[in-house]
Context: one part of a larger RNA
RNA sequence: CCAUUUGGUGGAUUGCUCGGCUCGAGAGCUGAAGAAGGUCGUGCCAAGCAGCGAUAUUUCUCCGUGUAGGCGCAAGGAACCGUUGAUACGGAGAUAACCUAAUGGGACAUCCUACCUUUUAUUAGGUACUCCCUUAUGGGAGAAGGAACCUGCCGAAUUGAAACAUCUGAGUAGGCAGAGGAAAAGAAAUCAAUAGAGAUUGGGUUAGUAAAGGCGAUCGAAACCCCAACAGGGCAAACCGAAUCCUUAUGCGAAGAGUAUAAGGAGAUGUGGAGUUUGGACCUAUUUACUCCCUAACUAUCUAACUCGAAGUCCUCUGGAACGAGGCGCCAUAGAGGGUGAUAGCCCUGUAGAGAUAAAAUAGUGGGAGAUUUUUAGGUAUCCAGAGUAGCGUGCGUUGGAUAUCGCGCGUGAAUAUGGGAGACAUAAACUUCCAACCCUAAACACUACUCGAGACCGAUAGCGUAGUAGUAGCGUGAGUGAAAGUUGCAAAGUACCCCUUGCGGGAGGUGCAAAGAGCAUGAAACUAAAUGGUUACAG
Numbered sequence: 001c002c003a004u005u006u007g008g009u010g011g012a013u014u015g016c017u018c019g020g021c022u023c024g025a026g027a028g029c030u031g032a033a034g035a036a037g038g039u040c041g042u043g044c045c046a047a048g049c050a051g052c053g054a055u056a057u058u059u060c061u062c063c064g065u066g067u068a069g070g071c072g073c074a075a076g077g078a079a080c081c082g083u084u085g086a087u088a089c090g091g092a093g094a095u096a097a098c099c100u101a102a103u104g105g106g107a108c109a110u111c112c113u114a115c116c117u118u119u120u121a122u123u124a125g126g127u128a129c130u131c132c133c134u135u136a137u138g139g140g141a142g143a144a145g146g147a148a149c150c151u152g153c154c155g156a157a158u159u160g161a162a163a164c165a166u167c168u169g170a171g172u173a174g175g176c177a178g179a180g181g182a183a184a185a186g187a188a189a190u191c192a193a194u195a196g197a198g199a200u201u202g203g204g205u206u207a208g209u210a211a212a213g214g215c216g217a218u219c220g221a222a223a224c225c226c227c228a229a230c231a232g233g234g235c236a237a238a239c240c241g242a243a244u245c246c247u248u249a250u251g252c253g254a255a256g257a258g259u260a261u262a263a264g265g266a267g268a269u270g271u272g273g274a275g276u277u278u279g280g281a282c283c284u285a286u287u288u289a290c291u292c293c294c295u296a297a298c299u300a301u302c303u304a305a306c307u308c309g310a311a312g313u314c315c316u317c318u319g320g321a322a323c324g325a326g327g328c329g330c331c332a333u334a335g336a337g338g339g340u341g342a343u344a345g346c347c348c349u350g351u352a353g354a355g356a357u358a359a360a361a362u363a364g365u366g367g368g369a370g371a372u373u374u375u376u377a378g379g380u381a382u383c384c385a386g387a388g389u390a391g392c393g394u395g396c397g398u399u400g401g402a403u404a405u406c407g408c409g410c411g412u413g414a415a416u417a418u419g420g421g422a423g424a425c426a427u428a429a430a431c432u433u434c435c436a437a438c439c440c441u442a443a444a445c446a447c448u449a450c451u452c453g454a455g456a457c458c459g460a461u462a463g464c465g466u467a468g469u470a471g472u473a474g475c476g477u478g479a480g481u482g483a484a485a486g487u488u489g490c491a492a493a494g495u496a497c498c499c500c501u502u503g504c505g506g507g508a509g510g511u512g513c514a515a516a517g518a519g520c521a522u523g524a525a526a527c528u529a530a531a532u533g534g535u536u537a538c539a540g
Base pairs, nucleotide, nucleotide: 001534002533003532004531005530006529007528008527014521015487016486019458020457021455022454023453024452025451026450027448028447029145030144037099038098039097040053041052042051044077045076048073049072050057060093061092062091063090064089065088069081070080104113105112106111114127115126116125117124129142130141131140132139133138149180150178151177152176153175154174160167164214190197191196201228202227203226204225212218232440233439234438235386239273240272243271244266245265246264247263248262249261250260251259252258279384280383281382282379283378284377285376290370291369292368293367294366298364299363300362301361306355307354308353312328313344314327315326316325317324329346330345331335337349338348339347391412392411393410394409395408396407397406419435420434421433422432423431474481475480494520498507499506500505
């Protein structure tokens, strides 16, 4: 030096999985009645996590389910609780320190410090700002948070164009404001084309088409058609002219519904009725009985925890253990899954199926209110139908929108149903179609913090960064950054006693199927020790 063997080290591999990932369904807001989030406390021993809040690991209370044990993770000791029904599970309240929108004032973190009223009391309450109603110094609302989704406003650059400036990236990233369980949009001054459709939204297709474009790079719709889901309403005005509404008090009432009375207030700059494109008001004739609000008790439906739920623990063998093998049986609207000392339809839990059930909700039931209101046909004399609007000029932004998208600034500026807009250049005439300049509107469509289910998804260098006290330890002045770390065994039975030792450890002995001995399943390789063998050099 090589090889082998026996060990060590190391932690790959295999098996496992209280974690993750993805998809589907459900469900979807919280907050001055003080949230989300935190700080500090709270246990017999108590550092961390979790729970809870001076009523503090529940000695505040109630209702339901449920049964023999319980006292969180957590295994120990001690002390307690529980068949007068605990622990647990579901539901409803009470308490809930301090900071925080933080709100008596002031700080900045989790502290300091007032005034007024009230009380036996250091007992209890009030005192921020903005807006609204209002003048009773009263009442109401807002503020802040939320994973993504949504709407609006502001709005880059890297990049591509093989450079770069229009262009692209992109109305993206980012910032701000606001809302909801969805948001936004929405009932044609829309499309279409001689035929017609009939609000909006989303999907498929149209289509990488029409169009835009230093006509470069690139960009890029719509209608028709099919599908999902479907829903329509209210004002202003014409006419009538206070016929209306609010607050407080009292009575009736189950009632915060309603109603009567009284007082005060709103309101002619118009409350209320009628009316809204099938135009209406108005006129004539005709015709009918409906619509809305609240609901204590009672009834029904739905529903939480939950209850019932079939059939072997028969014989023999192996084994530490039977769920295995052999033999003999049984159930099945249940042979999904999981557990149990190995692989269990019949051991346990469940499963198919059946049932019970509080609150809330819904529907009955009951109470109350409102009109000359509703329907149909006809008439068209008169009246009404949204103005700095439509349109036009011009300049910007934006768009596929080209002269023909949408929006904004400046200027100008109509008509009145015998009217007006649109039909992808302008103008004229026709034809078709609709009625702007007011408002509301469920569903289908987005997302997943949350709940449930599933997987030809991962299986500890994978899968979320996190299967363990993980956004932790650590790092950084800070904004921020950010790990590693799973596995004894059926059961702790976690090695009594003795010997050596300062201790670690070892011997002997015991437990266990097995030391698997806690640096604990398996235990690869690199690396490494010893022994044995081989070979070589030098010396003898």